[in-house]
RNA sequence: GGGGCCGUAGCUCAGUGGGAGAGCGCUCGGCUGAAGACCGAGUUGUCACGAGUUCGAACCUCGUCGGCCCCA
Repeated sequence: GGGGCCGUAGCUCAGUGGGAGAGCGCUCGGCUGAAGACCGAGUUGUCACGAGUUCGAACCUCGUCGGCCCCA
């Protein structure tokens, strides 16, 4: 320098055009002598950034940034 994949909650990830979600975690309550486990309720997002397409974009297109891998 060229190519591929990835970037969504504190962490691991799903969601591929119209409602932003799951598990774990965290907080509060229940239970317990206490703690763990278990049960109930709750909590958190500029969907990496910018622009474009579209009635509508996390999702499609282009660019930028970052991470990993391959080629040179």
Model confidence (mean pLDDT): 82 of 100.
Predicted 3D model of a 72-nucleotide RNA (transfer RNA) from a Candidatus Altiarchaeota archaeon.
The sequence was found in a public genome assembly.
Its Rfam family is "tRNA". By type it is a transfer RNA.